[in-house]
Molecule: Bacterial RNase P class A
Organism: Bowdeniella nasicola
This record gives sequence, C1' cells and structure tokens, in this order.
RNA sequence: CGAGUCGGCCAGGCGACCGCGGCAGAUGUCGAGGAACGUCCGGGCACCGCAGGGCAGAACGGUGGGUAACGCCCACCCGGGGUGACCCGCGGGAAAGUGCAACAGAGAGUAGACCGCCACGGCUAUGCCGAGGUAAGGGUGAAAGGGUGGUGUAAGAGACCACCGGCGCUGUCGGUGACGGCAGCGGCCAGGUAAACCCCGUUCGGUGCAAGACCGCGCAGCAGGCGAGCGGCCCGCUCAACACCUGCGGGUAGGUUGCUAGAGCGUGACGGUAACGUCACGCCAAGAUAGAUGGUCGCCGCCGAUCUUCGGAUCGGAACAGAACCCGGCGUAUCGGCCGACUCGUCCC
Repeated sequence: CGAGUCGGCCAGGCGACCGCGGCAGAUGUCGAGGAACGUCCGGGCACCGCAGGGCAGAACGGUGGGUAACGCCCACCCGGGGUGACCCGCGGGAAAGUGCAACAGAGAGUAGACCGCCACGGCUAUGCCGAGGUAAGGGUGAAAGGGUGGUGUAAGAGACCACCGGCGCUGUCGGUGACGGCAGCGGCCAGGUAAACCCCGUUCGGUGCAAGACCGCGCAGCAGGCGAGCGGCCCGCUCAACACCUGCGGGUAGGUUGCUAGAGCGUGACGGUAACGUCACGCCAAGAUAGAUGGUCGCCGCCGAUCUUCGGAUCGGAACAGAACCCGGCGUAUCGGCCGACUCGUCCC
C1' cells in the first nucleotide's frame, strides 16, 4: 500500500424568538431512543383464598460458569467452513421400538442379479437357451451395507489374514466436566431422518397496570340455570346457601393512587481468562391519558454535485424511528462517519 476479520462509539453543536407537558411558583428547572420498535423469551409487581400433587400439554437440550431469571451471555468441548485473523451449528437418544425416503434404479435396509464374471446341463457350438452361483468390475442415485493388499475360489465374498479407518468395552494418563492422548480386547462394521411419532432429562398454575386499591356520581330490576373458588381433566384443600353464571333491561364512563429511586446510572479500586461480582464516592435524569417532548431563523461542523485564481464560492442533502407499569435479553430497521485489536499478500529498511 492492497484485500479482509473482530470489537466498540457517535446519532450534529451553539444561540435567538414563538409554543407544549410535569414540578416548584412568576421566573426557574426537567422533558424520548439506540433501538423508545416487534411484543418473541425471562423476571419484578398485582389479583385469582393457598399456589399443593398427578395425568395431559408446552418449551428447552454438548460441558462448566454468570444471573433475580431466561430460549440470554461468557469460557471451553465436538462437528463443519476458511491459507489465516475468524465464522457457522434448533449440538440428548437412530446397536428401545414404530414410521418415512420424490425421481432414477434390478435392488433403499432381515439388501440386491440389469450389464458383466463363473462352473453345470442341452443344442444347429468364439454362440444361444435353461437352471443356478457371485457384490470383484460397470450402470442408477443425495445415499448401494468399511478401504487397500493378499490368501482362497469355478468365479467370488470379512469366508480368512495383515495394515488403515470407524464403533463398542476395559485399563491408564490429563481435565471440575463435555472430551482428548495412549495401550489392550471384541465382533468384521452398525446407513439417513427425532424442526416424524417416540424415549430420557430439566423447567413451566392462570391472567396482565384496561392488573389492582381508594374516593365520588348514578341506577331498577326481571327471567332462567347451578354450589363456587382453576386453566383441559382427576385428587387434595378452602369457603358457602351469600354468592356465581347466562339473557333482557337500567346506570356510570370523573378523580386520586399504582407511577417511576430502580436487580438504577456514572467514576474508581479490587476479585475473575471472561460473562459478571464486591466495595467506596458521586448523581437523580419524562411521567403524558387521546396522549407534551415541537417550529422558524442565524453561525459553525458533516456528506454530495458544480465552478475554481486551489484560498474558497454556490446549490442540495442528513437515516430508522418515537415513551404509555417497570426491568433483563433476543430479533429487526438505520443517513453519514470515527476509534481500537488482529490476519493474509506485495514491497522497502
């Protein structure tokens, strides 16, 4: 210099005028985001009396750790890709069972004779026919039931042998572990698919701030059903003759609270490879309710185009989006940039 990999950050700045919401009271102060988004997952909180057991159902799935918890994160293992930095994996079980596999092909899972090869019998005999053997070779396919060499045989074949690969078991060494190294033994070898049923293990009660609590205003009951509290069911438990459910009819649709000080944010130190944790100090930063957080102008900065006397000038552009109980994640969208670490190639010292 060229090509790349990974991680992190910003989300225009300042000023003037007008305007909106909260709080204090007449002027201050605070007022959207990195995703406030999707509402996919996990929690807090609230109610369902308790939040109990089982069946059914759902989710998750290498190992160790982090966390309030998780389907998230970190580190590692295994498998795959890349020369490499690094990336990807819905990554338990297919030698428990059942099922499935288009097209092609003779045959798709207790393998299989289409061509070929081989001995046998017959005949009109370098061939044809018949009845067999055979998985070496060819052909089909995403996949054809280990590979190479030899023994063997009519031809062949793990039928047998050696080596290699893979699988299982045992021992040993390293590791907390997943797993890996080495040695021995075994049967010659076990195909794929579990985002198919299923099996194993772990977790899960339901409903969501329109939860719920209080105040105020208003009303008119009637008919039917039945024990109710829990979601599909069963058991257990609790309450109870009030209630509850359904339909028709009537009333209200206002306020306060929940509500923003919290698994909080910032800086530093320490522990840890890391995720993260502990301690100290400092800080308080929207709370609307049909929903405020905006608009105009000036200067500067960024990007693009044109012109240029290379000083600059003119014109244009600036995304995605936008709180609604609150947190932790994931996923998705995004103008224009910036920083750091690392890899490969080429050249120079």